[in-house]
RNA sequence: CACCGAUAAAGGCAAAUCCAUCGAAAGGUGGAGGCGCAAAAUCACCGGUCUAACGGGUUUUAACCCUAUGACAGCGGGAUUGCCGGA
Numbered sequence: 001c002a003c004c005g006a007u008a009a010a011g012g013c014a015a016a017u018c019c020a021u022c023g024a025a026a027g028g029u030g031g032a033g034g035c036g037c038a039a040a041a042u043c044a045c046c047g048g049u050c051u052a053a054c055g056g057g058u059u060u061u062a063a064c065c066c067u068a069u070g071a072c073a074g075c076g077g078g079a080u081u082g083c084c085g086g087a
Stems, first nucleotide, its partner, number of pairs: 003086003012037002017032006035074001041080003045077003048072003055066004
């Protein structure tokens, strides 16, 4: 350095839910909380998923359909970086 994650050690992050807040929403942020995670650290490059404001279409005028420029890194791949150990 590469590979592996057994055994430890020091730790780290923080699901659902609740409260507050931003947002059209998905979702984000902070606090509580702790499902879990050896990268559940960072990045929207690729695939996928979610939402549909603006826009377009339909239309019985209340809705429906399409659509990311929005979001998800705790969906998968990829890139970059990192602790410990070596069965």
Molecule: c-di-GMP-I riboswitch aptamer
Organism: Desulfobulbaceae bacterium